RNAcentral holds the full RNA, with entries from ENA, Greengenes and SILVA. Predicted 3D model of a 547-nucleotide part of an RNA (small-subunit ribosomal RNA, 5' domain) from an uncultured organism. The coordinates come from a structure-prediction model, not an experiment, and the mean pLDDT is 81.
[in-house]
Context: one part of a larger RNA
RNA sequence: GGACGAACGCUGGCGGCGUGCUUAACACAUGCAAGUCGCACGAGGACCGGAGUGCUUGCACUCUGUAGCCGAGUGGCGGACGGGUGAGUAACACGUGACCAACCUGUCUUCAGGCGGGGGACAACCCGGGGAAACCGGGGCUAAUACCGCAUAACGUCUCCCUUCCGCAUGGUAGGGAGAUCAAAGGGGGCCUCUGCUUGCAAGCCUUCACCUGAAGAGGGGGUCGCGGCGUAUCAGCUUGUUGGUGAGCCGUUACCUCACCAAGGCGAUGACGCGUAGCGGGUCUGAGAGGACGAUCCGUCACAUUGGGACUGAGAUACGGCCCAGACUCCUACGGGAGGCAGCAGUGGGGAAUAUUGCGCAAUGGCCGAAAGGCUGACGCAGCGACGCCGCGUGUGGGAGGAAGCCCUUCGGGGUGUAAACCACUGUCAGAGGGGAAGAAACCCGGGCGUCUGAAUAAGGCGUUCGAUUGACGGUACCUUCAAAGGAAGCGCCGGCUAACUCCGUGCCAGCAGCCGCGGUAAGACGGAGGGCGCAAGCGUUGUUC
Numbered sequence: 001g002g003a004c005g006a007a008c009g010c011u012g013g014c015g016g017c018g019u020g021c022u023u024a025a026c027a028c029a030u031g032c033a034a035g036u037c038g039c040a041c042g043a044g045g046a047c048c049g050g051a052g053u054g055c056u057u058g059c060a061c062u063c064u065g066u067a068g069c070c071g072a073g074u075g076g077c078g079g080a081c082g083g084g085u086g087a088g089u090a091a092c093a094c095g096u097g098a099c100c101a102a103c104c105u106g107u108c109u110u111c112a113g114g115c116g117g118g119g120g121a122c123a124a125c126c127c128g129g130g131g132a133a134a135c136c137g138g139g140g141c142u143a144a145u146a147c148c149g150c151a152u153a154a155c156g157u158c159u160c161c162c163u164u165c166c167g168c169a170u171g172g173u174a175g176g177g178a179g180a181u182c183a184a185a186g187g188g189g190g191c192c193u194c195u196g197c198u199u200g201c202a203a204g205c206c207u208u209c210a211c212c213u214g215a216a217g218a219g220g221g222g223g224u225c226g227c228g229g230c231g232u233a234u235c236a237g238c239u240u241g242u243u244g245g246u247g248a249g250c251c252g253u254u255a256c257c258u259c260a261c262c263a264a265g266g267c268g269a270u271g272a273c274g275c276g277u278a279g280c281g282g283g284u285c286u287g288a289g290a291g292g293a294c295g296a297u298c299c300g301u302c303a304c305a306u307u308g309g310g311a312c313u314g315a316g317a318u319a320c321g322g323c324c325c326a327g328a329c330u331c332c333u334a335c336g337g338g339a340g341g342c343a344g345c346a347g348u349g350g351g352g353a354a355u356a357u358u359g360c361g362c363a364a365u366g367g368c369c370g371a372a373a374g375g376c377u378g379a380c381g382c383a384g385c386g387a388c389g390c391c392g393c394g395u396g397u398g399g400g401a402g403g404a405a406g407c408c409c410u411u412c413g414g415g416g417u418g419u420a421a422a423c424c425a426c427u428g429u430c431a432g433a434g435g436g437g438a439a440g441a442a443a444c445c446c447g448g449g450c451g452u453c454u455g456a457a458u459a460a461g462g463c464g465u466u467c468g469a470u471u472g473a474c475g476g477u478a479c480c481u482u483c484a485a486a487g488g489a490a491g492c493g494c495c496g497g498c499u500a501a502c503u504c505c506g507u508g509c510c511a512g513c514a515g516c517c518g519c520g521g522u523a524a525g526a527c528g529g530a531g532g533g534c535g536c537a538a539g540c541g542u543u544g545u546u547c
Base pairs, nucleotide, nucleotide: 001547002546003545004544006543007542008541009540010539013393014392015391016390017389018388019386020385021351026349027348028347030346031345032344035077036076037075040074041073044070045069047068048065049064050063051062052061053060054059055058084304085303086302094228095227096226097225098224099223100222103221104220105219108217109216110215111214112213113212114211116150118148119147125140126139127138129136130135156181157180158179159178160177161176162175163174165172166171186209187208188207189206190205191204195202196201197200230276231275232274237267238266239265242264243263244262245261246260247259248258249257279301280300281299282298283294284293285292286291306327307326308325309324310323329340330339331338332337357383359382360381361380365379366377367376368375369374396426397425398424399423406417407416408415409414430488432483433482434481435480436479440474446468447467448466449465450464451463452462453461454460491536492535493534494533495532496517497516498515502531503530504529505528506527512519513518
């Protein structure tokens, strides 16, 4: 000199963009943060619509759902993403490069083929119990894209045989043959041409979204290996499932783990093993560079979710807002038993030098569900608070000497503050008041037109294109304009040398200063005050850390 997620002191006008628990991975009141689908399904309803009856004329009852709506339940998809934190971890965790003839992959895209025929349940509901509650168990009824057989199967999977190639070998690769084996589900819309029943419906036809099998792709994940990046030798030897092989668990991949047998190996001063510390990288800061220090915000990745352990479900699990067991803690209890997990967003207590609102909105971007309308989304977009940082702007401009007054110094002549002020003329940034007023929003969807495809079709639907309409939290914000008015807006540190800036008074080794050298004991440019000056400026200094 630079830098900072800073803090502290004094001071403080505005705006833009960023940024804000570095400490206790301490404990948490309250609200919200993951739902959605009625175009999978049955039942129900006090809403809505229609019909009927009774009448008290706006009520009750019954039936009904062609268009509806709704809390539960079965079922599907999503809750493995997104969001948080850095405790643990010195490790294939991360970075980089390679490999997988040893692998997985829901949704999405492309292609090939299929979707036949049956069955039995369980919730909801009803009945009757137990319990304070959480909730539990008994009997009965019922639907499905829930569940289970059967059929059909291959370029799928498995076994065997033959051939090619690879490998020391078990074996693998590619091709051919034989045998065995595995699947499915329907929903919405439309039509009467064909078929059936008989004049509008269907089990028929069309269309669309789903469903099943296989192949490939995209994207995602898993595994193995080489290399790379901390300290300590006052840690020198470490290891017995240990090192290698074979087999089994294991129809679960030649990985991992466990077990049995065989061999006795494997690692280590190029630092094994131990101990300490630590998430890693892109990067950030500094430096001419080499290097050093760091790893907040943003991006990638790993690990964790009160502590420890465990599996289930699933395409996928560290399963934060899933389950089970145990521990600590908190809460409820009728004492029998139950409930909970902010390292999500706000917020509270505590710790600390120190770090924000229990805000608005799904309008945009993105995510989940849905055919869609739409629903959900503390992701996100915004607003609020903090000079915490960077950047920009302002606190006026020009004229004005009898160099006014005041204050300070003085050799008493004068000098300084100082064009500074007053005064005159002007301007209008910001803040203030009034008026106008965006972009961020074009998509989905809806309505219309055109083209094209499926179709028997002027029906319905798919695709493309075009026109119109709708939608803004921020916010009456940005911005523009008018008005008024110099009016509302300057401080902080320093002045002995380093180091830019000097005099007077007070004090008298006292009180005090100080980064180093050092000042102060009666004229102190170094202490305290004043005048003046120097430096930076909405900041200026101090402290801490780092280069």